[in-house]
RNA sequence: GGGCGAUUAGCUCAGUUGGUUAGAGCGUCUGGUUUACACCCAGAAGGUCGAUGGUUCGAGCCCAUUAUCGCCCA
Numbered sequence: 001g002g003g004c005g006a007u008u009a010g011c012u013c014a015g016u017u018g019g020u021u022a023g024a025g026c027g028u029c030u031g032g033u034u035u036a037c038a039c040c041c042a043g044a045a046g047g048u049c050g051a052u053g054g055u056u057c058g059a060g061c062c063c064a065u066u067a068u069c070g071c072c073c074a
Stems, first nucleotide, its partner, number of pairs: 001073007010026004019057001028044005050066005
């Protein structure tokens, strides 16, 4: 220098052909339960989907550029 992949909640990850609420598990917090703790049960908070721009009536998803990380080639 070239190619491919990943980036979505604190962590690990889903998200189908672009379509009407952006989700799960774990974690955190609150309440219940218990003498108390844990387990268990109920609920809540937490996101501008790595960044910028574009296409579109509409983008996590398509396109361009770019950042970080990993693998391969030279």
Molecule: transfer RNA
Organism: Thermoguttaceae bacterium